[in-house]
Context: one part of a larger RNA
RNA sequence: UUGGGUUUAAAGGGUGCGUAGGCGGAAUAAUAAGUCAGUUGUGAAAGUUUGCGGCUCAACCGUAAAAUUGCAGUUGAUACUGUUAUUCUUGAGUGUACAUAAGGUAGGCGGAAUUCGUGGUGUAGCGGUGAAAUGCUUAGAUAUCACGAAGAACUCCAAUUGCGAAGGCAGCUUACCGGGGUACAACUGACGCUGAGGCACGAAAGUGUGGGUAUCAAACAGGAUUAGAUACCCUGGUAGUCCACACAGUAAACGAUGAAUACUCGCUGUUUGCGAUAUACAGCAAGCGGCCAAGCGAAAGCAUUAAGUAUUCCACCUGGGGAGUACGCCGGCAACGGUGAAACUC
Numbered sequence: 001u002u003g004g005g006u007u008u009a010a011a012g013g014g015u016g017c018g019u020a021g022g023c024g025g026a027a028u029a030a031u032a033a034g035u036c037a038g039u040u041g042u043g044a045a046a047g048u049u050u051g052c053g054g055c056u057c058a059a060c061c062g063u064a065a066a067a068u069u070g071c072a073g074u075u076g077a078u079a080c081u082g083u084u085a086u087u088c089u090u091g092a093g094u095g096u097a098c099a100u101a102a103g104g105u106a107g108g109c110g111g112a113a114u115u116c117g118u119g120g121u122g123u124a125g126c127g128g129u130g131a132a133a134u135g136c137u138u139a140g141a142u143a144u145c146a147c148g149a150a151g152a153a154c155u156c157c158a159a160u161u162g163c164g165a166a167g168g169c170a171g172c173u174u175a176c177c178g179g180g181g182u183a184c185a186a187c188u189g190a191c192g193c194u195g196a197g198g199c200a201c202g203a204a205a206g207u208g209u210g211g212g213u214a215u216c217a218a219a220c221a222g223g224a225u226u227a228g229a230u231a232c233c234c235u236g237g238u239a240g241u242c243c244a245c246a247c248a249g250u251a252a253a254c255g256a257u258g259a260a261u262a263c264u265c266g267c268u269g270u271u272u273g274c275g276a277u278a279u280a281c282a283g284c285a286a287g288c289g290g291c292c293a294a295g296c297g298a299a300a301g302c303a304u305u306a307a308g309u310a311u312u313c314c315a316c317c318u319g320g321g322g323a324g325u326a327c328g329c330c331g332g333c334a335a336c337g338g339u340g341a342a343a344c345u346c
Stems, first nucleotide, its partner, number of pairs: 004317003007300002012314001014201004021194003025088007033081002035077008048066007091191001092188003095184004100179001103177007110154001114150008125136002162169002206247006216240001220236004258313006266291009275281001295302002319346003328339004
């Protein structure tokens, strides 16, 4: 390489949009590039294979045929693929109506809690632990009441619930923006799928500048524990946690399961819409879950949300360690990220 694979053994890119490319629905006609058939030329000789022959045999040699799977021309075939033209509606999109959700961005508002401040009541403890101590407290703490300030997060509702491409999204409300769904079948008429590069988004931590800082809390300090204790426990506590703008670009970024389409027994719960007079309900569509049949699987298990049966496209794997390291290159303010070996060793 061929092949075989990628939930858990090595292996699905974190996610989307999309360029090139690859692949692509139905009908008719034309064409004849691919495809198929015939034929002509060429495909040197030697070599190879087969037949026959010559050296006593063989090696070796001679001779004839075949092969030389290719290339070019030419004459035809037209199912499939391509191309061109015309048409179609089921894929895709648009429209109208309806409901729908923690989808996004910006603004406003709310109550509880926390800490702090001021004042009142009140008196000797509070706090913390396995037990303690550090710590706070007669300069009046803890507790309790009133008022005030600040920042951050939104109890119940709440759910195998919902939404989003993923990351993720939850108090209430306003504005703007986006999405999918159902019904109708009015419009366009294959406009589609995938997607190397590319572009954009991308938790937490981290970085830069400027704000903010209630809580919690790396680092750090102290108290314990211990043989020691650079920890686990306790008292404090700074970056950070929050906001704006800019960077960074990684996660067990997980369903450890790429995207799309079609097909393949059933049962059951639930969300939204339709059907319907209806809270009943057999039905339909789109989701989110549980269980199971065939089938698949090494098994665990998966099973119409497939890991089944098939097709298309992309990504990735090829023994363990060395190593996601070194070197080089690219990116970054840095931290680091991307790409990514070998020697050696088992």
Molecule: small-subunit ribosomal RNA, central domain
Organism: Bacteroidaceae bacterium